[in-house]
Context: one part of a larger RNA
Molecule: large-subunit ribosomal RNA, domain I
Organism: Puniceicoccus vermicola
RNA sequence: GGCAAAUGGUGGAUGCCUUGGCGAUAUCAGGCGAUGAAGGACGUGACAAGCUGCGAUAAGCUUCGGGGAGCGGCAAAUACGCUUUAAUCCGGAGAUUUCCGAAUGGGAAAACCCAGCUGCGUGUAAGCGUAGUUAUCCUAUACUGAAUACAUAGGUAUAGGAGGCGAUACCUGCUGAAUUGAAACAUCUUAGUAAGCAGAGGAAUAGAAAUCGAAGAGAUUCCGUAAGUAGUGGCGAGCGAAAGCGGAUCAGCCCAAACCUUCCAACUUGUUGGGAGGGGUUGUAGGAGCCCAAUAUGGUAUUCCGAUUGUUAGAAGAAUCUACUGGAAAGUGGAGCCAAAGAAGGUGAUAGCCCUGUAUUCGAAAACAUGAAGAAACUUAGGGAUUUCCUGAGUAGCACGGGACACGUGAAACCCCGUGUGAAUCUGCGCCGACCACGGCGUAAGGCUAAAUACUCGAUAUCGACCGAUAGUGAACUAGUACCGUGAGGGAAAGGUUAAAAGUACCCCUGUUAGGGGAGUGAAAUAGUACCUGAAACCAUUUGCCU
Numbered sequence: 001g002g003c004a005a006a007u008g009g010u011g012g013a014u015g016c017c018u019u020g021g022c023g024a025u026a027u028c029a030g031g032c033g034a035u036g037a038a039g040g041a042c043g044u045g046a047c048a049a050g051c052u053g054c055g056a057u058a059a060g061c062u063u064c065g066g067g068g069a070g071c072g073g074c075a076a077a078u079a080c081g082c083u084u085u086a087a088u089c090c091g092g093a094g095a096u097u098u099c100c101g102a103a104u105g106g107g108a109a110a111a112c113c114c115a116g117c118u119g120c121g122u123g124u125a126a127g128c129g130u131a132g133u134u135a136u137c138c139u140a141u142a143c144u145g146a147a148u149a150c151a152u153a154g155g156u157a158u159a160g161g162a163g164g165c166g167a168u169a170c171c172u173g174c175u176g177a178a179u180u181g182a183a184a185c186a187u188c189u190u191a192g193u194a195a196g197c198a199g200a201g202g203a204a205u206a207g208a209a210a211u212c213g214a215a216g217a218g219a220u221u222c223c224g225u226a227a228g229u230a231g232u233g234g235c236g237a238g239c240g241a242a243a244g245c246g247g248a249u250c251a252g253c254c255c256a257a258a259c260c261u262u263c264c265a266a267c268u269u270g271u272u273g274g275g276a277g278g279g280g281u282u283g284u285a286g287g288a289g290c291c292c293a294a295u296a297u298g299g300u301a302u303u304c305c306g307a308u309u310g311u312u313a314g315a316a317g318a319a320u321c322u323a324c325u326g327g328a329a330a331g332u333g334g335a336g337c338c339a340a341a342g343a344a345g346g347u348g349a350u351a352g353c354c355c356u357g358u359a360u361u362c363g364a365a366a367a368c369a370u371g372a373a374g375a376a377a378c379u380u381a382g383g384g385a386u387u388u389c390c391u392g393a394g395u396a397g398c399a400c401g402g403g404a405c406a407c408g409u410g411a412a413a414c415c416c417c418g419u420g421u422g423a424a425u426c427u428g429c430g431c432c433g434a435c436c437a438c439g440g441c442g443u444a445a446g447g448c449u450a451a452a453u454a455c456u457c458g459a460u461a462u463c464g465a466c467c468g469a470u471a472g473u474g475a476a477c478u479a480g481u482a483c484c485g486u487g488a489g490g491g492a493a494a495g496g497u498u499a500a501a502a503g504u505a506c507c508c509c510u511g512u513u514a515g516g517g518g519a520g521u522g523a524a525a526u527a528g529u530a531c532c533u534g535a536a537a538c539c540a541u542u543u544g545c546c547u
Stems, first nucleotide, its partner, number of pairs: 001546009015532001016496002020467002022464007029456002031165002039100003042055003046078001050074002061094006070082003105114003115134008136162009170201001171199005181188001185234001211217002221248005231239002252448003255392001259278009283426001285391004290384003298379003302376003309369004314362003320335005336353002338342001344356003397421007407433001428443005483490002503531001506518004
């Protein structure tokens, strides 16, 4: 020096564990905010750095319920307190709630600076303190009021509303790419997607036919099918219906107008305009007006009331002993018991009968949700005749330019927008995929409408051939922390003594608050807080063999 073995060190794999995650199902909830939100800053404890809670009433105050012996959060110890005159704790309702933040009196480099007005307190006064108030925009009303006579713009006041956040979700509208595919690329595709903006709701949109399309059906939405069909397409890549059928769910209504009544205004004094009420709402046309008949039968999505049920604390809740092993019994042996309860978790090893629970049953002063029955209010018909009147206008249509329709301009209808032009009035008008005829379907240019459907920041309960600390969330722990970056932003590592701290009194070595040896605790200390197990690389020591 090499090899081997043993014994240690180092290291933290593996095994076991789980407080944390991930996913799913059901039910709920689906908003919060100028009564100041979300999110923060700064404070707040006897001692107090962090987290949590709270707000100068500051780990809390009041009250109403629950509960019943301990309590002063994580978090030990000390000190000091509270508590059967019911604390701590749990739930309902209140009070307080600094400063910033939409931030809103003005300003500002967020958590700061400086004010006006009206009260109050204090002061001789200057001043200081304190409560309230003072942003902008929109709508309504009132008062004022220019150029400019009337007026208008503008101004002022009062009242009501809005603003911001949120789940990177779902929905609607506006704007709107490119990578990509076409094996290149330009029409096309990706795609009306991503992204941006605006807005709304618990859902949104749509919706009671100027429909569909040839059978007849009879609002909308969603699912399956029709069907990768008919079509469309540098007829390439691709794109891609509808009717119908089967289901989910079902619900229909209100205005404008004609006409009547009434009020107001304007002026060319008999018209026009406006407000209110009645009337009326459709396509086998309907309504007004005229005539006849009639007061019935249904309905409600509006308001009130509030039965019931549920949510937010909880309560009752069966049944086991013994011997042995062991540190410890729930194990093993023996003998029992309960079961509408043998789900689960805990307890010194594996417990139906030890504890918490479970099955089952019961429960609310207060708040919230639900909304049966009832009440109010509203609403709901018919027949006849057919002369007159009404039935949504810069609309429909047309031309040009676009968009959207599965449909790329095509034979290209239907629908929507821009520019221009511009009807008819029920003997009307639109549509039935150029267009025409015949035939048929419907009634535009006003509005509302539950359910079936989409989603999940969140709450509750339950579950998993999901993970088990390099996994599972980035985060099982003071985690979006430490740290990095001017910033947008990036972004960790880090779990486990023991049944219980019983966390090693006392002695010794030493420079030693290091470390160790005794002693003691413990079942175990090679479980000693650098703590379960403790692999390998790597480093030593000892022994053997070889050189």